[in-house]
RNA sequence: AUUUCAUGAAGAGUGGCUGAGGGACGGGCCCUGUGACGCCACGACAACCGGCUCAGGCAAUCUGAGACAGCGGUGUCAACUCUCUCCUGAAGGCGCCUCCAAAACUGGAGACGGCAGAGGGGAACAUGAGAU
Numbered sequence: 001a002u003u004u005c006a007u008g009a010a011g012a013g014u015g016g017c018u019g020a021g022g023g024a025c026g027g028g029c030c031c032u033g034u035g036a037c038g039c040c041a042c043g044a045c046a047a048c049c050g051g052c053u054c055a056g057g058c059a060a061u062c063u064g065a066g067a068c069a070g071c072g073g074u075g076u077c078a079a080c081u082c083u084c085u086c087c088u089g090a091a092g093g094c095g096c097c098u099c100c101a102a103a104a105c106u107g108g109a110g111a112c113g114g115c116a117g118a119g120g121g122g123a124a125c126a127u128g129a130g131a132u
Stems, first nucleotide, its partner, number of pairs: 001132008013042005021031003026084003043077003047074004052066005081124001086121003092115001094113002097110005
């Protein structure tokens, strides 16, 4: 770098240095000299893998649960991956036409065409583990 699988509604600070952008890209909308982003120290969170304990199993490099908060390797610490993009599409509402009712304001039903966008499915991205 490519690829496969899994997860992505939760959670998590203080101080120092630096000094203008940052939130993946684009649109939106936010954060930011009351110091963003990045780096360092300590801290926290708890997702994956390794490890430990227990149970199942003939066994396994298998399956499930639990503890530790790190024991090791990574990761994370604004807003649902901040939100949208592609497909589908609920509630709702608009215009026009047709039919029915009505004294009238108007009400009801149906067809067509826009608006809207709950929820779902994808794509992309991020992280972990495996493989090349």
The RNA shown here (SAM riboswitch aptamer (S box leader)) has 132 nucleotides and comes from an Acidobacteriaceae bacterium.
The prediction has a mean pLDDT of 77.
Rfam family: SAM riboswitch aptamer (S box leader). From the family's description: The SAM riboswitch is found upstream of a number of genes which code for proteins involved in methionine or cysteine biosynthesis in Gram-positive bacteria. Gene Ontology term of the family: regulation of gene expression.
The sequence was found by an Rfam model in a public genome assembly.
The source organism's lineage runs through Bacteria, Pseudomonadati, Terriglobia, Terriglobales and Acidobacteriaceae.